[in-house]
Molecule: Bacterial RNase P class A
Organism: Stenotrophomonas tumulicola
RNA sequence: GGAGUCGGCCAGGCAGUCGCGUCAUCCUUCGGGAUGCCGAGGAAAGUCCGGGCUCCACAGGGCAAGGUGCCAGGUAAUGCCUGGGCGGCGCGAGCCGACGGAAAGUGCAACAGAAAGAUACCGCCUACGUCUUCUUCGGAAGGCCGGUAAGGGUGAAAUGGUGCGGUAAGAGCGCACCGCGAGUCUGGCAACAGACCGGCACGGCAAACCCCACCUGGAGCAAGACCAAAUAGGGACCUCAUGGCGCGGCCCGCGUCGGGUCCGGGUAGGUUGCUUGAGCGCCGUGGUGACGCGGCGCCUAGAGGAAUGACUGUCCACGACAAAACCCGGCUUAUCGGCCGGCUCCGCCU
Numbered sequence: 001g002g003a004g005u006c007g008g009c010c011a012g013g014c015a016g017u018c019g020c021g022u023c024a025u026c027c028u029u030c031g032g033g034a035u036g037c038c039g040a041g042g043a044a045a046g047u048c049c050g051g052g053c054u055c056c057a058c059a060g061g062g063c064a065a066g067g068u069g070c071c072a073g074g075u076a077a078u079g080c081c082u083g084g085g086c087g088g089c090g091c092g093a094g095c096c097g098a099c100g101g102a103a104a105g106u107g108c109a110a111c112a113g114a115a116a117g118a119u120a121c122c123g124c125c126u127a128c129g130u131c132u133u134c135u136u137c138g139g140a141a142g143g144c145c146g147g148u149a150a151g152g153g154u155g156a157a158a159u160g161g162u163g164c165g166g167u168a169a170g171a172g173c174g175c176a177c178c179g180c181g182a183g184u185c186u187g188g189c190a191a192c193a194g195a196c197c198g199g200c201a202c203g204g205c206a207a208a209c210c211c212c213a214c215c216u217g218g219a220g221c222a223a224g225a226c227c228a229a230a231u232a233g234g235g236a237c238c239u240c241a242u243g244g245c246g247c248g249g250c251c252c253g254c255g256u257c258g259g260g261u262c263c264g265g266g267u268a269g270g271u272u273g274c275u276u277g278a279g280c281g282c283c284g285u286g287g288u289g290a291c292g293c294g295g296c297g298c299c300u301a302g303a304g305g306a307a308u309g310a311c312u313g314u315c316c317a318c319g320a321c322a323a324a325a326c327c328c329g330g331c332u333u334a335u336c337g338g339c340c341g342g343c344u345c346c347g348c349c350u
Stems, first nucleotide, its partner, number of pairs: 001346010012315007020039002023036005041321001045332002048330005053220004065216005070084005085099001086097004100211002105209002107205002121152002123148003129144006160178006179200001180198002183196005224272004234263006243257005279298008316319001
């Protein structure tokens, strides 16, 4: 100097004018006005996970259903994060991973192929057994019974691979290396790794059912709580009343009808929930890290038809994606560009 990789930060700056919203103070003719503070994001987004909060439900246990899925840790919790293992990619920094179980059971594998779970189409062999023929009597050829899984062929996949030995031909049949293992030992909390041992114990698929381990009650701020008219209706008591009407032949009784007082529920409306919080910054400290602990400091939207905008000047690299509505932690997606730091590879110079 070039190429790359990981992490963090910023999101036009400055000045002026006008305007908008909450809150505080003051003024007011009660309509409002003045002054002051503060006033969107890294994703406020998608609403995909996890919690707080609220109401409802709930003895305990089990089943079902759904979810998660290498191991350990972090956390309020997670499907998130950190560290580690294993596998894959990259020269490397580093990146990616539905990554539990196929010795429980059931099932699936189109087409092709003999065979897709236990199989022989072509081929190879004729040592052993037996039969026929020939014979130079040594044997040769052929058949049967067989052996084989090396080679060909089919397929995504064919019963460990390559090589040497071995054999009638072959075969973990033997050996070396690689692979494999449900064995032993060692290291590690564990995932797992290493060494030894074992010729190898019948392949693939669990984003097929299933098995194993763990997790999960439902609804959501239009949750919920408080205050509370008018009108209608409800309850209790009093009263008109030794009442009217209905049931009934009559009495008792019951129901119903006017007025008043009190009570309680709901509706309109209003208030609240509402922003001080698993908060932010700095320092110290424990930890490889996620993160924890301690000290000091800070207050940083809270509306309810819903505010955060417009114009001017100037500068530059000419400004992206997008805007709260109960609150947090994540993930994912969108995004003009810029800054800082760690690390890797290549080239050159000293």